[in-house]
Context: one part of a larger RNA
RNA sequence: CGUAAGAGUAUUGACAAGAUCUGUCCUUAGUACGAGAGGACCGGGAUGGACAAACCUCUGAUGUACCUGUUGUCACGCCAGUGGCACAGCAGGGUAGUCACGUUUGGAAUGGAUAACCGCUGAAAGCAUCUAAGCGGGAAGCCAACUUGGAGAUAAGUACUCUGAUCUUUAUGAUCUAAGACACCUUCGAGACUAGGAGGUUGAUAGGUUGGGGGUGUAAGGGUUGUGAGACCUUUAGCUGACCAAUACUAAUAUGUCGAAGU
Numbered sequence: 001c002g003u004a005a006g007a008g009u010a011u012u013g014a015c016a017a018g019a020u021c022u023g024u025c026c027u028u029a030g031u032a033c034g035a036g037a038g039g040a041c042c043g044g045g046a047u048g049g050a051c052a053a054a055c056c057u058c059u060g061a062u063g064u065a066c067c068u069g070u071u072g073u074c075a076c077g078c079c080a081g082u083g084g085c086a087c088a089g090c091a092g093g094g095u096a097g098u099c100a101c102g103u104u105u106g107g108a109a110u111g112g113a114u115a116a117c118c119g120c121u122g123a124a125a126g127c128a129u130c131u132a133a134g135c136g137g138g139a140a141g142c143c144a145a146c147u148u149g150g151a152g153a154u155a156a157g158u159a160c161u162c163u164g165a166u167c168u169u170u171a172u173g174a175u176c177u178a179a180g181a182c183a184c185c186u187u188c189g190a191g192a193c194u195a196g197g198a199g200g201u202u203g204a205u206a207g208g209u210u211g212g213g214g215g216u217g218u219a220a221g222g223g224u225u226g227u228g229a230g231a232c233c234u235u236u237a238g239c240u241g242a243c244c245a246a247u248a249c250u251a252a253u254a255u256g257u258c259g260a261a262g263u
Base pairs, nucleotide, nucleotide: 001152005163006162007161008160009159010158011157015149016148017147018146021049022048023047024046025045026044027043033038051106052105053104054103055102059100060099061098062097066093067092068091069090070089071086072085073084074083075082076081110144111143112142117137118136119135120134164176165175166174167173168171180258181257182256183255184200185199186198187197188196205251206250207249208247209246210245211244212243214240215239216238221234222233223232224231225230
């Protein structure tokens, strides 16, 4: 910009993309077959591999500052307690998120038309012949079926709902608003940007606060005890990023722009 008004919601599916894999074991059955050795089709069940998708309950990884321990040194006057620097100083753990080494799921079933091939009926050619007319069967392959995208599918589809007035030189005219949208702002399991989602006081969108969860592992101060390093009690304490809630305390204020016509 188009989809002959402007919007919102829900859809149809032309077309396109993806997927399509496979082993072993048990059973049927030591049956059919075979002198024996050996050893099935068909059918039923179980369990793997690789691949793919989703997810984080479990198992693990990470988790640059969540907790703790600790070395050297400097600082806060000293003690105590803290902080800075040394790869995050080093080390032990670890929430959320992300991830695989983890978990779950998938390739199934079915129908149609066929290939090689197997047939029925059957002439040309009194026989024979699957073929010439006609009619069946038949594959991991093809078309559907499964998953995803999808009306710029310009043949631009469909359904429902919402939304009008004024002016004039009367025309594909102008103006204002409507439904609605955008800007702007708070943001997100969304994200390079954009887009998309949730919200904007008639409000839980983010932060804060409070409570909880999870993590760390028993803070500081005080007391008791020991010559002391230290131990014990107060104290399963103290601290705590992302998690779950509650709560308008803070910030989403205010406002602007665009945006409706023919039969």

Annotation
RNAcentral holds the full RNA, with entries from ENA and SILVA. This is a predicted structure of a 263-nucleotide part of an RNA (large-subunit ribosomal RNA, domain VI) from Propionigenium maris. Its mean pLDDT, the model's own confidence on a scale to 100, is 88. Its Rfam family is "Bacterial large subunit ribosomal RNA". Gene Ontology terms of the family: structural constituent of ribosome and ribosome.